Large-subunit ribosomal RNA, domain VI from Pseudolactococcus hodotermopsidis, 262 nucleotides, folded computationally.
RNAcentral holds the full RNA, with entries from ENA.
It matches the Rfam family "Bacterial large subunit ribosomal RNA".
NCBI's taxonomy places the organism under Bacteria, Bacillati, Bacillota, Bacilli, Pseudolactococcus.
[in-house]
Context: one part of a larger RNA
RNA sequence: CGUAGGAAAUUUGAGAGGAUCUGUCCUUAGUACGAGAGGACCGGGAUGGACUUACCUCUGGUGUACCAGUUGUUCUGCCAAGGGCAUCGCUGGGUAGCUAUGUAGGGAAAGGAUAAACGCUGAAAGCAUCUAAGUGUGAAACCUACCUCAAGAUUAGAUUUCCCAUUCGUAAGAAUUAAGAGCCCUGAGAGAUUAUCAGGUAGAUAGGCUAGAAGUGUAAGAGUAGUGAUACUUGUAGCGGACUAGUACUAAUAGCUCGAGG
Numbered sequence: 001c002g003u004a005g006g007a008a009a010u011u012u013g014a015g016a017g018g019a020u021c022u023g024u025c026c027u028u029a030g031u032a033c034g035a036g037a038g039g040a041c042c043g044g045g046a047u048g049g050a051c052u053u054a055c056c057u058c059u060g061g062u063g064u065a066c067c068a069g070u071u072g073u074u075c076u077g078c079c080a081a082g083g084g085c086a087u088c089g090c091u092g093g094g095u096a097g098c099u100a101u102g103u104a105g106g107g108a109a110a111g112g113a114u115a116a117a118c119g120c121u122g123a124a125a126g127c128a129u130c131u132a133a134g135u136g137u138g139a140a141a142c143c144u145a146c147c148u149c150a151a152g153a154u155u156a157g158a159u160u161u162c163c164c165a166u167u168c169g170u171a172a173g174a175a176u177u178a179a180g181a182g183c184c185c186u187g188a189g190a191g192a193u194u195a196u197c198a199g200g201u202a203g204a205u206a207g208g209c210u211a212g213a214a215g216u217g218u219a220a221g222a223g224u225a226g227u228g229a230u231a232c233u234u235g236u237a238g239c240g241g242a243c244u245a246g247u248a249c250u251a252a253u254a255g256c257u258c259g260a261g262g
Base pairs, nucleotide, nucleotide: 001152005163006162007161008160009159010158011157015149016148017147018146021049022048023047024046025045026044027043033038051106052105053104054103055102059100060099061098062097066093067092068091069090070089071086072085073084074083075082076081110144111143112142117137118136119135120134164261165176166175167174168173180258181257182256183255184200185199186198187197188196205251206250207249208247209246210245211244212243215239216238221234222233223232224231225230
C1' cells in the first nucleotide's frame, strides 16, 4: 500500500515445511518343518542405540555485584575491624538464569490408491490363460493421518463484538472527532534494533523498604579461660545478586498525535 467504511478479537486451511530410523531379549515354541543337525512365519510383550523436541524437579556444570577461609602489600593516625591491588590474588561452597552428561516426550495406530508379485472369473483361440471386458490381495515408497507455519490464498476467505457522528464545500475534497491505536514513560515470561508481552496513579510495572527463602556457615562488639597462639558464651549467629509475598516511599507525571462510506 492492497484486501471498497474504521477498529478489536477469534478462526477456516489452499499451500509450504518438519518428522518418517533400528537392534536385542522373553513368549508363542524347542511348536510347524526336518531322518537328524537345526529351527520358523503369524501374533503378544519388555528393554536399548542413534536422532530429535521441550524443560531445570532431581544429578551435575557455570555462576567476575552472594557467603566464608587465607597469603603479600598499601591505605583508613595506632589496636581491633575493614577498603584497594595482586588472573575474580588464591582456595572452599553456591541462589536465579543459562545448560547436559540430567529429566520428560516423539517417530504409535489406522485408512485410501498402488509397485513388483500372487490371484478370481474369462474369451480372442470349444482347451489353456491374472487380462483383452470385469474383479481382488499386496510395500519403510505415494495421498491422508502426526507436528509447525499459513488469507499478499491479489481467488486477499469466515465469525463475533465496538464506533457509526459534527462542521466547511455545488461537488471533488478538507477539518474536528468516535471505537481504537500510537508517541512518551516503568519494565521482562521478550529482545541486536525493531517486534512481542506486562503495566502507566481507577497503578504492584521496576526500584526501594518490610517479612521470608535458597546459599554461606556461628559476624562485629563484649564477657570468660589461657603468658600466648587460640578456644568458649552471647548465638544455627551475621551477611544474603538475580527468588517469593506484601507495601505507593521513588519513578511510570503532564501532555501530544493519528484515526470512520463509494